[in-house]
Description
A computed fold for a 525-nucleotide part of an RNA from a metagenome, annotated as small-subunit ribosomal RNA, 5' domain. The full RNA is in RNAcentral, with records from SILVA. Its Rfam family is "Bacterial small subunit ribosomal RNA". Gene Ontology terms of the family: structural constituent of ribosome and ribosome.
Context: one part of a larger RNA
């Protein structure tokens, strides 16, 4: 000199863009953050309509008939998105390869198929237990819920033939041969849309390997599923992944083991570069979700707002028993030098469900707070000398300086104020019309939709009006005098100042630097 997620002191006019618990992965009141589908199902608790009945004439009752829909079954989603960095020195990450050892819901393409017959259970009804959380029994019911039979091959398994190829196990092809096993779900406006099997694609993952990846030898030996084999189990898949048996191996001075520290990368800061430091915001990967463990469901989890168990803690209780997990968004407490609103909207982008309308979305888009940072603008411009008054200094009737500074004259109006106008972000979905069509759909025109926001922006009006501080002035280092103090009080980054003439302390006048900031502290280059 540059830099910062900064803090502190003094000061403070505005706008744009960005950023905002670095500490206690401490414990959390309250609200919200994941639902949706009636075009899967049985249905009808609420609302509205319709129909009917009764009358007290605007109310009651009845009917799932219609729109819809509480609770329930079922489907899809909840494995994404959002948070944090505790753990991890590791194939965790980065990079480059490999899988002849693998999986992939939804989506796309191709081919083929969906025949028959059953069963259970929630809701509802009846009836118990409990303070509650919740839970038991009986009867009975639907489905795209759950089985059974059939049909089937480019699927799987067993046996077997030929050819080609490779990388060892082997792979591919011949829609080879024989035998065996296993599918399906309906709904409809009949156009579709769902369902089943197989193959391929796309996307996302899983696994293996080479190389790279902090410090300590005042850590030198470490290891028993340990290292390898055979067999079995398990997995989507290879494998001591697990188990039985057999062998005695495996790693290490090219640093094993142990200890300490740490999420990794793209990047970021600095530097001419080499390098050094760092890993906030944004993106990719990993790990975690009160501490620890376990599996279930599922295409996918060993699952932040799922389940079970143990533990600590908090809460409710009728003392028998129960409930909970903000490292989601806000917010309160605590810690700390220190870090924001219990805000608005789904208008846009994206996500989930749905045929759609739509619903949900603290993702997101916005607004609020904070000079925390970066950028921009303003606090006026021109003229104006008796160089006014006042201040300060001096060699003191005088002079110097503050200083064209002020007054005064003219001008301008950014910004602020008042008044008026007023966006882009929004064209899609959907509706209407027209056209094309391979009848699936597509194209064109019109209409609907804005949280931000009456915001940005534009115009007019009056008026210099609403707006400057902070640090420093001995040398380094730009900037000097007076007074006070007297090794005191104090300053200080280094050298060093201060003991009676201090440009170094404190005040003043003047000056220098930067400027809505300026200094100090901390850290890095």
């Nucleotide at each position: 000199g540059g830099a910062u997620g900064a803090a502190c002191g003094c000061u403070a006019g505005c706008g744009g863009g960005a950023g905002g618990c670095u500490u206690a992965a401490u414990a959390c009141a309250u609200g919200c953050a994941a639902g949706u589908c009636g075009a899967a199902c049985g249905g009808u608790a609420a609302c509205a309509g319709c129909g009917g009945a009764g009358c007290u004439u605007g109310c009651u009752c009845c009917g799932g008939c219609u729109g819809a829909c509480g609770a329930g079954u079922g489907g899809c989603g909840c494995a994404c998105g959002g948070g944090u960095g505790a753990g991890u020195a590791a194939c965790g990450c980065g990079u480059a390869c490999g899988c002849a050892a693998c999986c992939u819901a939804c989506c796309c393409u191709a081919c083929a198929g969906a025949g028959g017959g059953g069963g259970a259970u929630a809701g509802c009804c009846c009836u118990g237990g409990g303070a509650a959380a919740c839970u038991g029994g009986g009867a009975g019911u639907a489905a795209a819920c759950c089985g059974c039979c059939a049909u089937a091959g480019u699927u799987u398994c067993a046996u077997u033939a030929u050819a080609c190829c490779g990388c060892a196990u082997g792979g591919u092809a011949u829609u080879g041969a024989u035998g065996a096993a296993u599918a399906a779900a309906g709904u409809u406006u009949a156009g579709g849309u769902g369902c089943u099997g197989u193959a391929g694609g796309a996307u996302g993952g899983g696994c293996g390997u080479g190389c790279g990846u902090u410090u300590g030898a005042u850590u030198a030996g470490c290891u028993a599923g340990u290292u390898g084999g055979u067999g079995a189990g398990g997995u989507a898949a290879c494998g001591g992944c697990u188990c039985a048996c057999c062998a005695a191996g495996g790693c290490a001075a090219u640093g094993a083991u142990c200890a300490a520290u740490a999420g990794g990368g793209g990047g970021c800061g600095u530097g001419a570069g080499a390098g050094c430091g760092u890993g906030a915001u944004c993106c990719c990967c990993c790990a975690c979700a009160c501490g620890g463990g376990u599996a279930c469901u599922g295409a996918g989890a060993c699952a932040c707002g799922g389940a079970c168990c143990c533990g600590a803690c908090u809460c409710c209780u009728a003392c028998g028993g129960g409930a909970g997990g903000c490292a989601g968004c806000a917010g309160g407490a605590a810690g700390g030098a220190a870090u924001a609103u219990u805000g608005g909207a789904c208008a846009a982008u994206g996500g989930g469900c749905g045929a759609a309308a739509g619903c949900c979305u603290g993702a997101u888009c916005c607004a609020g707070c904070c000079a925390u940072c970066c950028c921009g603008c303003g606090u006026g411009c021109a003229g104006g000398a008796u160089g006014a008054c006042g201040g300060c200094c001096c060699u003191a009737u005088g002079g110097g300086u503050u200083g064209u500074a002020a007054a005064c004259u003219g001008c301008u109006u950014u910004u602020g104020g008042u008044a008026g106008g007023g966006a882009a972000g929004a064209a899609a979905c959907c509706c209407c019309c027209a056209g094309a069509u391979g009848c699936g759909u597509c194209u064109g025109g019109g209409g609907c939709u804005g949280a931000c926001g009456g915001u940005a922006c534009c115009u007019a009006c009056a008026g210099a009006a609403u707006a400057a501080g902070c640090a420093c002035c001995g040398g380094c280092u730009a900037a000097c005098u007076c007074c006070g103090u007297g090794c005191c009080a104090g300053c200080a980054g280094c050298c060093g100042c201060g003991g009676u003439a201090a440009u170094a302390c404190g005040g003043a006048g003047g000056g220098u630097g930067c400027a809505a900031g300026c200094g100090u502290u901390a850290u890095c280059c």